[in-house]
Molecule: Bacterial RNase P class A
Organism: Cyclobacteriaceae bacterium
RNA sequence: AAAGCAAACCGGCUUAUCGCCUAAUCUUACUGGAUUGGGAGGAAAGUCCGGGCAACAUAGGGCACCGUACUUCCUAACAGGAAGGCUUUUUCGCAAGAGAGAGACAGAUAGCGCCACAGAAAACAAACUACCCGCUGCGACUUGUCGUAGUGGGAAAAGGUGAAAAGGUGAGGUAAGAGCUCACCGGCAUUUCAGUGAUGAAGUGCGCAUGGCAAGCCUUACGGGUUGAAAGGCCAAAUAGGCCGUACUUUGAAAGACACAGCGGCUCGUUGUGUGCGAAAGCAAGUGCGGUUGGGUAGGCUGCUCGAUCCUGACAGUAAUGUCAGGACUAGAUAAAUGAUAAGCGUCCCGAUAACAUCAGGAAACAGAACCCGGCUUAUAGGUUUGCUUUUAAU
Numbered sequence: 001a002a003a004g005c006a007a008a009c010c011g012g013c014u015u016a017u018c019g020c021c022u023a024a025u026c027u028u029a030c031u032g033g034a035u036u037g038g039g040a041g042g043a044a045a046g047u048c049c050g051g052g053c054a055a056c057a058u059a060g061g062g063c064a065c066c067g068u069a070c071u072u073c074c075u076a077a078c079a080g081g082a083a084g085g086c087u088u089u090u091u092c093g094c095a096a097g098a099g100a101g102a103g104a105c106a107g108a109u110a111g112c113g114c115c116a117c118a119g120a121a122a123a124c125a126a127a128c129u130a131c132c133c134g135c136u137g138c139g140a141c142u143u144g145u146c147g148u149a150g151u152g153g154g155a156a157a158a159g160g161u162g163a164a165a166a167g168g169u170g171a172g173g174u175a176a177g178a179g180c181u182c183a184c185c186g187g188c189a190u191u192u193c194a195g196u197g198a199u200g201a202a203g204u205g206c207g208c209a210u211g212g213c214a215a216g217c218c219u220u221a222c223g224g225g226u227u228g229a230a231a232g233g234c235c236a237a238a239u240a241g242g243c244c245g246u247a248c249u250u251u252g253a254a255a256g257a258c259a260c261a262g263c264g265g266c267u268c269g270u271u272g273u274g275u276g277c278g279a280a281a282g283c284a285a286g287u288g289c290g291g292u293u294g295g296g297u298a299g300g301c302u303g304c305u306c307g308a309u310c311c312u313g314a315c316a317g318u319a320a321u322g323u324c325a326g327g328a329c330u331a332g333a334u335a336a337a338u339g340a341u342a343a344g345c346g347u348c349c350c351g352a353u354a355a356c357a358u359c360a361g362g363a364a365a366c367a368g369a370a371c372c373c374g375g376c377u378u379a380u381a382g383g384u385u386u387g388c389u390u391u392u393a394a395u
Base pairs, nucleotide, nucleotide: 001391002390003389004388005387006386007385008384009383010382012345013344014343015342016341017340018339020039021038022037023036024035025034026033027032041366045377046376048375049374050373051372052371053228054227055226056225065224066223067222068221069220070084071083072082073081074080085105086103087102088101089100090099091098092097106219107218111217112216113213114212115211128159129158131154132153133152134151135150136149137148138147139146140145141144167185168184169183170182171181172180186208187206188205189204190203191202192201193200194199232302233301234300235299241293242292243291244290245289246288247287248286249285250284257275258274259273260272261271262270263269264268276283277282309328310327311326312325313324314323315322316321347363348362349361351359352358
C1' cells in the first nucleotide's frame, strides 16, 4: 500500500424562488393575513420480545393453560445486554497452549412411551458366520489323531448390520473367551480445597450389563389477568324524538268509515240521524310558530409529546451500567405536512491530455413518524475511523 473480516460512526452541503404542516406574537372577526422560529430515520420497517400509560376485571390458595431454562451481574422490564463457565468445530503451534466460530447448555437414577431400515440380536438382550469342549455317525491313514456331517453345551473376543451392539487400549489368564484379574484412560459415588456461582483441581472408594430421544408426554424452578390510542376523557350541529308556551282547527262536496235507531229475507242488506268528550269552565288530539331537553351521529377538543429524554464532563465499575454537575427543548400531521425547481460546492465513475491540475459527460442506496420508550431482527449505494489476518514492495 492492497484485499478480507469485525466493531463504531456518517449516510451530502449552501443559496435563491415557489409551496405544505405547525408554535408564539401581531392584525383582524374570519374556513383570513403578516412576522419570527421549528419540521423524519438509522432503521421511522417487521410488529418478534419487554415496559410505561389507560380502560375493564380482580378476597386468598390450588389446578389447568402459556412462556423461560449453564452461572453471576445490569435493567423499569425482557426471550435483551455484560462478564464468566462448560461442550463442540476450526486455525496456529513439536508440545504446553493460544486465537476465532457455534451451542433450546435444567432433569433420561421420578414415571410412561418410542428407537424406522438393516441385522442373529435394539434394552434387566442376542449365537448367523467364525472360535472352543463333549457325544454319535462316516471317511482317511502314520491306529489315535485328522477331516467331515449331526447333536448337546461354552463364549459377546473376531466378522458382518446399524445413528446406536452394553466402556477403550495393552498385558495376564483360559478349552476358547470375558473387568475374570491388573496398569493407564473413561464412568459412577464421595471427601477436601479454590471460586459469590456455573465450575475447576486433588484424593479415596466401586470392576462398573442397564444406551439414546425431554424438538413425544412429563418432572423441577421461576414468571405470566384481558384489551390497546380505533385505549380513555370532554364538547356537540342537522334531522327525528321528549317536554313547555302560544295561535288555529277538530265533518266539511262526494265516496268510504264509525256510532245510534227503524225495517227486512237478520254472520247481511237497506233507510234515517249524528261526527273528539263535556251542560259549561275546561280537557284531549292535530297542525304552525317559539322555547327547552336526555342520549348521541357528523364534526371538534383532549390524550399528544418534558421524557426510564438528549448533549458535555467528572467519578464508580473489567464491562453492561450507575451516580453527580452543567447545559438543551428537538415533528405532532389525521387521509395524513416535512416538497419541487435552478445555481454553486463536495464525493464517486468514465473520457481527453505528459499530469493527482483542467475540461466535457454521467451517477448517488434502503426507506417515510402516527401514544411513548428499551431491545431484537431484516433492508441499506457510498464513505470515515479503529483493531486483527493475509499478500506485495522498500529499508